[in-house]
Context: one part of a larger RNA
Formats: sequence, structure tokens, C1' cells
RNA sequence: UGCAUGUGGUGGAUGCCUUGGCGACAACAGGCGAUGAAGGGCGUGGCAGCCUGCGAUAAGCCUCGGGGAGCUGGCAAGCGAGCUUUGAUCCGAGGAUUUCCGAAUGGGGAAACCCGACCCGCAAGGGUCAUCCUCACCCGAAUUCAUAGGGUGGGCGAAGCGAACCUCCUGAACUGAAACAUCUCAGUAGGGAGAGGAACAGAAAUCAACCGAGAUUCCGAUAGUAGCGGCGAGCGAAAUUGGAAUAGCCUCCGUGUUUUAGCCGUAUCUCUAGCAGAACAGUCUGGAAAGUCUGGCCAUAGCGGGUGAUAGCCCCGUAUGCGACAGGGAGACGGUGGAACUAGGCACGGGAUAAGUAGGGCGGGACACGUGGAAUCCUGUCUGAAGAUGGGGGGACCAUCCUCCAAGGCUAAAUACUCGUUGUCGACCGAUAGCGAACAAGUACCGUGAGGGAAAGGCGAAAAGAACCCCGGGAGGGGAGUGAAAUAGAUCCUGAAACCGCAUGCAU
Repeated sequence: UGCAUGUGGUGGAUGCCUUGGCGACAACAGGCGAUGAAGGGCGUGGCAGCCUGCGAUAAGCCUCGGGGAGCUGGCAAGCGAGCUUUGAUCCGAGGAUUUCCGAAUGGGGAAACCCGACCCGCAAGGGUCAUCCUCACCCGAAUUCAUAGGGUGGGCGAAGCGAACCUCCUGAACUGAAACAUCUCAGUAGGGAGAGGAACAGAAAUCAACCGAGAUUCCGAUAGUAGCGGCGAGCGAAAUUGGAAUAGCCUCCGUGUUUUAGCCGUAUCUCUAGCAGAACAGUCUGGAAAGUCUGGCCAUAGCGGGUGAUAGCCCCGUAUGCGACAGGGAGACGGUGGAACUAGGCACGGGAUAAGUAGGGCGGGACACGUGGAAUCCUGUCUGAAGAUGGGGGGACCAUCCUCCAAGGCUAAAUACUCGUUGUCGACCGAUAGCGAACAAGUACCGUGAGGGAAAGGCGAAAAGAACCCCGGGAGGGGAGUGAAAUAGAUCCUGAAACCGCAUGCAU
């Protein structure tokens, strides 16, 4: 030095576990905000670092309801001081307080700071003062009336935030075409504006085909068909039909009539705390019984979880039944005196029937349809009708025929989505997985910044977390003790491999 055996160190794989994730289903909710939001800064505890809660009334105050013996949140004990059957802590509902910044709104500003004016008040302190819109009133030019403009007051009027879904405006490129330019990717990504719980659309100037249908939306078929297409790559309908869901209406004037909404009340259902809730003992093994064996019991409850191993009968629960002072939601029923007003219903009478529009030329865009034989829709520009004895469409165009009535408006459901709440589940993950995050995680750390972004779980049933003695400066170790186990001793379950020792044997 090598090989072998044994025994250790290091290391943290593997197994087992799960506080956390992922996904789905059902129901709910779908907004918050000048009554100051979302999100923050700073405070706040007897001692207080972080998290949580809260706001100078500061881990809290008041009322009501629930509940019933302990409590003063977590890491996390300790000391201290208190509260509580006159019902605390805790849970639910309502209310009070709610610093400063932030749309931030008195002015400024390098957010959480600085500086004002006016009113009320002895003071402490409280209140008002941004902009735009709108309504009312007042003043009021050049310029007579007027208008512009200015002023005062009223407005739970706007603003800002929010995961996706939605509508509109704007709008790429990589890519594909095996290069590339029309084309494609794609009206996608990105940007902007706006709304709602959905949005958009919507009651035929629609289709159809000589038969007829009868608003819109969504799903299935039609169909990868008809077509479009450097007829390349590719793009790609509709009629019709099967379903889901169904709903139709309004307008200007006058007259009459009515009661619906509105408002009030009642009970019901439901959500926001909860309550009751059956039935087991012994034996053996063991540290421990829920396991074994023996004999029982309950079950509208043998879903699930916990308890020193595997428990229907030990605990929490589960089936089932019950429950609200208060608040939210749903739909139902009942009531509503007089006058006025608003919206609506019904009846009658009268009236209206959408013009720089339809269409056309030129240039574009949208239609599955790339200008094509290109209808249809939109319109930048130039033009420009008829007016129901009329007009549009039926894929150039014309005739016949059929069908509908544009240039005003509203409209639930079926459909899309999930920041979120409650419940239930998984041939989903199990700590290099599953969210980036099971842990002080959007933390530490990196970056001027936009932004990027980790690692890190497990003693034991219970701390019973090792008194005391010895070596040592300590770290650490040896005894003793605890424990079933300490090679479970605190970066502590299991403890693989790489890597490093020690002992022995053999070889050199």
C1' cells in the first nucleotide's frame, strides 16, 4: 500500500409520517371606496423580539344572544399582577372608538412629513376649506337684449382599488410556408377605455324555396363538407336538424279607469353561534391494549379523527332530532286613510313610422370568401333617392315570384369566469414532491431600479430534556439517573452510498 472481515465516524438517501399544497363537485357570493377603500407607516402588552389582534377607548370598549369553568392570543416558558357562577375567557350579531399615509381632497411634499386660513370654544379640543359634473340662485362684458365669464349654495354625483370572465378601440413579431414578399402565426400577445354579476346579442328591411320557418344566446350533428387559398402552407362556413333555455315590449298627445311597483306588516325557508345524541367488561402478551382469547351490548349512529400498537360501545364526533335577541338572503301572503307627484297596467281617440339616410364612384376593412363573376355588412372621401301606388333582400345583373320593413330604444333565462365563503370528495403530491412558500416566505439575500428570489419539517407515549460525581479552560466526554429503547440526548425516527478511521487476517 492493496484485499478481506469486523467495528466506528461522516453524510442524509430510503422507508414511514403530515400541520401544507393541488384538483374537483354542490351551494353561496360576485364587489370595496369621500360615512375615506385596497394597501401600508407608526404605535399598542407589567417585563415584549417576531407573528396575530387592535388603534391614543389601542391582544381591546358597550349591548344582545350562545356557552358553562376556568381565563389573561401564538412562538413560550417564567416571574408578577389580576378577572371569573353577580357567569369570566371563548363563539355569533349589532354598535362605539378607529393615530398618520394612501383616490388623499386646505397648500406643499423626497408617502406615513412640513406649512396655513376661517368658524365654534375660557381652554382642552372640534369643524370647514381640492378638482370636475350637475341643480338652483345671483352678478355680468366687448354689445341693447343676450352670451362668454364670475360668484354663492345644495348633491351617500364622480374619482381610487380589485383574480378571472365581458364589450369596444388600438395592435405586433418570432413562427409556418422546410428560403421569402401575398398568405400564416392572429385580430393572438401587448397597450388603452368602460361595464356587470355576468357581459355582449336580441324580437327580422331574417332565412327559406314555390314547401315553409318565426328574437337572441349556448351545446351536438351537418363537416373538415361547400368553398376560400403564391389553389402553396393553410383557412374554413351556412341552410337544415337534435337539445339547453324561453318573453316579449316601448316611443308623441289627450281622456277615462285601475291598481302594480313603492311603503308597512306577518308567518315560512335559509345563512351567520349552538343543543341533545345509543352501546363493554374480563383474560393473555406488552412500557402501554384499541391486539389475542372469552363472554356481552348499541345501531335511522360500523363516515372520520384522537387516545402509550389496530376501539361501533374511552373521548370528539357520526345517524337523527332541535335551535336565534340580532343581522343578511329568498320567494309567498296580507295591509296601504286624504291630497299631490313619479313610474307602470287597461280602454278609447288622434298622431308619428327615423335623410346627408339607403344607394352609387374611389380607397380600405369585416364577412370561411385573399377583387374575384363578389352579392351582404362597416365607412375615410366625393355624391345622393323613393317615401307604403313606396322600399330592402333572395351571392354579378335583369324579369317574374316569394319574403321582410332599415336609417330610434329596452329586454330575464339557457352561456363565461373564480380574488373569495361553506360543505363534501380524490386509482392527486408527500418535504429535490406538492403552491415560490408545511418552518420568522414573497422572508433572508441579490439588483440604482423595474424586478429576481431561496434554503430550511420529524427526540419521546409523556420532558420524565439527564440531579449528583469525575476528566477538562471550555467544547466535549466517562459514570449515575430517566425511559420500552439514549447507537431515541436535543440538526435527537429510520440512517443507504460516496468519503475517512480503528482492530484483526492475508499479500507485497

The part of an RNA shown here (large-subunit ribosomal RNA, domain I) has 508 nucleotides and comes from a Bacteroidota bacterium.
The coordinates come from a structure-prediction model, not an experiment, and the mean pLDDT is 84.
The full RNA is in RNAcentral, with records from ENA.